Source information:
A computed fold for a 539-nucleotide part of an RNA from a Muribaculaceae bacterium, annotated as large-subunit ribosomal RNA, domain I. The RNAcentral record of the full RNA draws on ENA. Model confidence (mean pLDDT): 86 of 100. Its Rfam family is "Bacterial large subunit ribosomal RNA".
Context: one part of a larger RNA
RNA sequence: GGCACAUGAAGGAUGCCUAGGCUCUCGGAGGCGACGAAGGACGUGACAAGCUGCGAUAAGCCGUGCCCAGGGGCAAAUACCCGCACAAGCACGGAUUUCCGAAUGGGGCAACCCGGUAUGCGACGCAUACCAUGGUACCAAGUACCAGGCAAACCCGGCGAACUGAAACAUCUCAGUAGCCGGAGGAAGAGAAAACAAAAGUGAUUGCGCAAGUAGUGGCGAGCGAACGCGCAGUAGCCCAAACCGCCCCUGUCACGGCAGGGACGGGGUUGUAGGACCGCCAACAACAGUCUUUUGGCAGGCGAGCAGAACCGGCUGGAAAGCCGGGCCGCAGAGGGUGAAAGCCCCGUAGGCGAAGCACGCCGGAGGCCAAGGCGGCACCUGAGUAGCGCGGGACACGAGAAAUCCAGCGUGAACCGGCGGGGACCAUCCCGCAAGGCUAAAUACUACCGAGAGACCGAUAGCGAACCAGUACCGUGAGGGAAAGGUGAAAAGAACCCCGAACAGGGGAGUGAAACAGACCCUGAAAUCAUGUGCCU
Numbered sequence: 001g002g003c004a005c006a007u008g009a010a011g012g013a014u015g016c017c018u019a020g021g022c023u024c025u026c027g028g029a030g031g032c033g034a035c036g037a038a039g040g041a042c043g044u045g046a047c048a049a050g051c052u053g054c055g056a057u058a059a060g061c062c063g064u065g066c067c068c069a070g071g072g073g074c075a076a077a078u079a080c081c082c083g084c085a086c087a088a089g090c091a092c093g094g095a096u097u098u099c100c101g102a103a104u105g106g107g108g109c110a111a112c113c114c115g116g117u118a119u120g121c122g123a124c125g126c127a128u129a130c131c132a133u134g135g136u137a138c139c140a141a142g143u144a145c146c147a148g149g150c151a152a153a154c155c156c157g158g159c160g161a162a163c164u165g166a167a168a169c170a171u172c173u174c175a176g177u178a179g180c181c182g183g184a185g186g187a188a189g190a191g192a193a194a195a196c197a198a199a200a201g202u203g204a205u206u207g208c209g210c211a212a213g214u215a216g217u218g219g220c221g222a223g224c225g226a227a228c229g230c231g232c233a234g235u236a237g238c239c240c241a242a243a244c245c246g247c248c249c250c251u252g253u254c255a256c257g258g259c260a261g262g263g264a265c266g267g268g269g270u271u272g273u274a275g276g277a278c279c280g281c282c283a284a285c286a287a288c289a290g291u292c293u294u295u296u297g298g299c300a301g302g303c304g305a306g307c308a309g310a311a312c313c314g315g316c317u318g319g320a321a322a323g324c325c326g327g328g329c330c331g332c333a334g335a336g337g338g339u340g341a342a343a344g345c346c347c348c349g350u351a352g353g354c355g356a357a358g359c360a361c362g363c364c365g366g367a368g369g370c371c372a373a374g375g376c377g378g379c380a381c382c383u384g385a386g387u388a389g390c391g392c393g394g395g396a397c398a399c400g401a402g403a404a405a406u407c408c409a410g411c412g413u414g415a416a417c418c419g420g421c422g423g424g425g426a427c428c429a430u431c432c433c434g435c436a437a438g439g440c441u442a443a444a445u446a447c448u449a450c451c452g453a454g455a456g457a458c459c460g461a462u463a464g465c466g467a468a469c470c471a472g473u474a475c476c477g478u479g480a481g482g483g484a485a486a487g488g489u490g491a492a493a494a495g496a497a498c499c500c501c502g503a504a505c506a507g508g509g510g511a512g513u514g515a516a517a518c519a520g521a522c523c524c525u526g527a528a529a530u531c532a533u534g535u536g537c538c539u
Base pairs, nucleotide, nucleotide: 001538002537003536004535005534006533007532008531009530015524016488017487020459021458022456023455024454025453026452027451028450029448030447031150032149039100040099041098042055043054044053046078050074051073061094062093063092064091065090066089070082071081072080105114106113107112115131116130117129118128119127120126121125133147134146135145136144137143138142154185155183156182157181158180159179165172169219195202196201206233207232208231209230210229216224217223237440238439239438240384244267245266246265248263249262250261251260252259253258272418274383275382276381278378279377280376281375282374290370291369292368293367294366295365297364298363299362302359303358306354307353312327313326314325315324316323328345329344330334336348337347338346389413390412391411392410394408395407396406399425420435421434422433423432424431475482476481495523498510499509500508501507
């Protein structure tokens, strides 16, 4: 020096564990905000750095209810207090709630600075209240009301990429995606046929399954990709404009009666086998039902702090019994968790019951509102115009200009008007279906930041969220932004009194605790690399 073995050191793999995650299911809730939000700054404790709570009434104040012998958060200790005259805790309601922040008196480098007006006050000042902007309404002044900001996804609208794919690339694709902006709701949007169909029929919209990767579309490349119809979920239909009538106002004319035009409001009326207005005739004369609003009325159920909730002992091993042995018991409860190992019967619970205030919803009753109308005949008044259509150039439709219908907006042009008009994939005819140019509409559907209950052939600390731990922290960056590491003594602190070595509040050796201290806080297990010591063998 090498090899081997042993014992240690070092290190923190592995095993076990879970306080945290992940993905879902069911239910709730689906918003908060000028009555000042979300989010913060600064304060607030006997001592108080952080977290949590709270706000100058500051780990809190008041009330109601429940509950109970303890309590003064995490969080030990000291001191001092509170509490059966019911504290603490829990639920609900209320009060307070500095400053910043939409931030709103003005300013500003957020948490700061500086005002105005009125009123009050032994007053160079203090206290209280008000003083932003925009919109709407009213003649104006001014007053009243509304808005503003935040929030995870879902929804509607406006603007709108590129990488990529086409094995290059330009049409095309990615994709109307990402992103940005505006708006709304608990859903949004759509929606009551100018629909689809095809000789038979259907009867608003929405979502799902099929039709079907079909028909199509496509540098006919890559790709894109329907509909009819059928099955299912869920079902709900309505209101204006106009004709006509009335009242009021304005204008014109005026013989001051009126007439004409315009405007506001009320009645009327709402459709395609047309309907309505008006005129005539016939019938009828309003109640039930429905629906909406409201209500110190009644009721059921739900949530809700909480209440009650069956049944076990002995022996053995052990540090400890829930294990083993023996003998019992309950079960509408043998889900689960805890307890010194493995418990239906020890504890918390579980099944099945009960439950105040309050909350949301529903039903009944009362009150009020709304909605309601036929037939025949006549007449030819009304039935949405810069609209439909067309031209040009675009966009959307599965459909890339194509034979290209249909829909949308821009520029231009520009009808008919019920003896009318649109559509049925160029266009025309026959036929069929429908009635545009006004509006509203629940449910079935989408989503989950948040709350409750639960589940997992999900993870188990290099995993699972970035974050099991005081994490969006430390740290990095001018900034936008990036972004960690870090869990485990023991059943119980019983966390090692006392002694010794030592400079020692370092470290260690005894003693003691404990089942164990090679569980001693650098604490479960304790692999490997690496190091040391001892022994053996080889050189």